[in-house]
RNA sequence: UUCCUAAGAACGCUCAAUCUCCUUUUCGGGAGAGCGGGGGAACCACUUCUUUUGGGGUGAAUCACCGUCAGGUGUAGGGUUACUCGACAAUCCGAACCCGUCAGCUAACCUCGUAAGCGUCGUCAGAGAGGUAUC
Numbered sequence: 001u002u003c004c005u006a007a008g009a010a011c012g013c014u015c016a017a018u019c020u021c022c023u024u025u026u027c028g029g030g031a032g033a034g035c036g037g038g039g040g041a042a043c044c045a046c047u048u049c050u051u052u053u054g055g056g057g058u059g060a061a062u063c064a065c066c067g068u069c070a071g072g073u074g075u076a077g078g079g080u081u082a083c084u085c086g087a088c089a090a091u092c093c094g095a096a097c098c099c100g101u102c103a104g105c106u107a108a109c110c111u112c113g114u115a116a117g118c119g120u121c122g123u124c125a126g127a128g129a130g131g132u133a134u135c
Stems, first nucleotide, its partner, number of pairs: 011119004018033006034114006044104001054102001055099004063074004077093005083128003086124003
């Protein structure tokens, strides 16, 4: 220096998904803060539901065409490239799940979630902010 395997720590990324405390028959059960979602008046809006083209929710994840029906090519839209913004460039995602015939908006109010999965480190005689060291 390179390759492989294992463990730990720090930092970072998507996301609401972080932090603190209590308890414990011991790694489980709770509470709170923060963040996020749903339901829910008047007014306004919609008039189109009932075996009907049912409807709706979280999410960036919608739509079109092709297909040997596995998938493919694009796309609305959404991330990353280690402070923020700007410019250029590169590179990814463009899913999945849930409610159960039912929900427009919506103050008060009610209620739910706080998981999971990963490992990036391009450029600028751009703008701004911050930190460290020295004097």